[in-house]
Context: one part of a larger RNA
Molecule: large-subunit ribosomal RNA, domain I
Organism: Spirulina major
């Protein structure tokens, strides 16, 4: 030095464990904010640095409910107190709520400074004033009311809008109207009551799912892109205006009328309405307004039934019982239906929120006739240039935008994929509309052939921390004594060390805080063998 064995050290794998995560289901909520948010700074306790809680009324104040013996947070200890005259605690409603922050009296290097009391600014209403410029308007001044502003995970709609990539290169094309940026809204949004689809039969707003279908098509006919109708389901809901005409008020007037405002009227495609006439004014419906019952949510209460032996400890085992509308689960010194918290079941709210049965109000009618009138204009259409439609300009309809041009009013107009005819379907150029659909920052309950500390969120632990970076930004490691601290009094070595040896606790201390188990690498001690 090597090998073997035993015993140690080091190390922290493995096993066990779970406070934390992940995914989903159902229900709720889907917003907060000038009544000052989100997020912070600084403070507040007898002794507090940190976390949490709270705000100069500061570990808390008031009221109303619950609850019933302990309490003064995590968090021990000392001190001092509170509480059956009901504390701590739980729920509801209030009060207080420094400073910064949209931050809003002015300023500013956020949490500060200054004036000394101001809703800063914008929008809205009223009044006064008032240019070029006569009436006016812009502008200015004052007053009033109190709408906006900022934050927020995804989902929505809209505006702008890539590239890598694929095409085995690359340019049309694709990636993709994606990512990203911006605006803006709601609990959903958007769409929506046919100028629709269809095809000789018919349907009857929209949305979503299945199908049709990888079909019809589009496409350097390459790569690729890719419908719709129909059929089956989910959910269902329809309405209001403009105009013609009538009335009132005001203004102008050539005195015929015209215009403005308000009210009535009216809303359709077997065309409708005005207009003229006739009949009803009940019933029913409603998404509108006001009130409002049951129910629900936010604390809770009651709630069955087992003992002994064994053991350090029983819930395991042995023995003999019991409950069950409760044998879900968690805890208790090992594995508990009957020990505890609970569970099934039953009951419960002063207050707040929700809900909206019901009540009241309000709104909503039909038929006949045919002369006249009305039926959404710089619109539809067309030309050119673009975009979007599955559709790349194509024979390219339909839809939208820009420039130019520019109709008709029911004997009208549009569509049915160039265009024309016939036929059929519809009625543009105003508006509103629940549900079925999308999503989950958040709350509650529950589930898992999800993870179990190199896993699972980056984060089970005081983590978006320590640390890195000027900054934008990047971003860790790190759980486990024991049933209970019973956390080792006292003695010895020693630097008033570190550490250790006794003693003691404990079932166990090779469970001693560098603490469950304690693998391997690696380092030793002892013994044997080999060289």
């Nucleotide at each position: 030095a090597g090998c073997u064995a035993a015993c140690g050290g080091u190390g922290g794998a493995u096993c066990c464990c779970u406070u934390g995560g992940c995914a989903c289901a159902c229900a709720g909520a889907g917003g907060c904010g000038a009544a000052g948010a989100a997020g912070g700074a600084c403070g507040u306790a007898g002794c507090g640095a940190c976390c949490g809680a709270c705000g100069a009324a500061a570990c808390g104040c008031u009221c109303c409910g619950g609850g019933g013996a302990g309490c003064u947070g995590g968090a021990a200890g000392c001190a001092a107190g509170c509480a059956u005259u009901g504390a701590u605690c739980c729920g509801g409603a209030g009060g207080u709520g420094u400073c910064c922050g949209a931050a809003u009296g002015g300023g500013g290097c956020a949490a500060c400074c200054c004036u000394g009391c101001a809703u800063a600014c914008u929008g809205c209403c009223c009044g006064c004033u008032g240019a070029a410029u006569a009436u006016a308007u812009a502008g200015g001044c004052g007053g009033g009311a109190a709408a906006g502003a900022g934050c927020g995970a995804a989902c929505g709609c809209a505006g702008c809008g890539a590239a890598c990539u694929g095409a085995a290169a690359c340019a049309u094309c694709u990636u993709a109207g994606u990512a990203g940026c911006u605006g803006u809204a709601g609990g959903a949004a958007g769409a929506g009551a046919a100028a629709g689809c269809a095809a000789a039969a018919g349907c009857g707003a929209u949305u979503c799912c299945c199908u049709a279908a990888g079909u019809a098509g589009c496409g350097g006919c390459g790569a690729g892109c890719g419908a719709a109708a129909u059929g089956g389901g989910a959910a269902c809901a329809g309405c209001c205006u403009a105009a013609a005409c009538c009335u009132a008020u005001c203004u102008c007037u050539a005195a015929g009328g015209a215009g403005a405002u308000a009210g009535g009227g009216g809303u359709c495609g077997u065309g409708g309405g005005a207009c003229a006439g006739u009949c009803a004014c009940c019933a029913g419906a409603g998404a509108c307004u006001a009130g409002a019952a049951a129910g629900g949510u936010u604390a809770a209460a009651c709630g069955a039934a087992a003992u002994a032996g064994u053991u350090g400890a029983a819930a395991g085992c042995u023995a003999u019982a019991c409950c069950a509308g409760a044998g879900a689960a968690g805890g208790u010194a090992a594995a508990a239906g009957u020990c505890c918290u609970g569970u099934a079941g039953u009951u419960g709210a002063a207050a707040a929120c929700u809900a909206g049965a019901c009540u009241a109000g309000c709104u909503c009618g039909a038929c006949u006739g045919a002369a006249u009138c009305c039926c959404g204009a710089g619109u539809a259409g067309c030309a050119c240039g673009g975009a979007g439609c599955a559709c790349g300009u194509g024979a390219a309809a339909u839809u939208c935008c820009g420039u130019g041009u520019g109709a008709a009013u029911c004997a009208g107009c549009g569509a049915g994929g160039a265009c024309c005819a016939c036929c059929u379907c519809g009625u543009a150029a105003g508006g509103c509309u629940a549900a079925a659909u999308a999503c989950u920052c958040c709350u509650g309950u529950g589930u898992g052939a999800c993870c179990g500390a190199u896993a699972g969120c980056g984060a089970a632990c005081c983590a978006g921390u320590a640390c890195c970076g000027c900054g934008a930004g990047g971003g860790a490691a790190a759980a486990g004594u024991g049933a209970a601290a019973a956390g080792a009094a006292c003695c010895c070595c020693a630097g008033u060390g570190a550490g250790g040896g006794g003693a003691g606790u404990g079932a166990a201390a090779u469970a001693g805080a560098a603490c469950g188990u304690g693998a391997a690498a690696c380092c030793g001690u002892u013994a044997g063998c080999u060289u």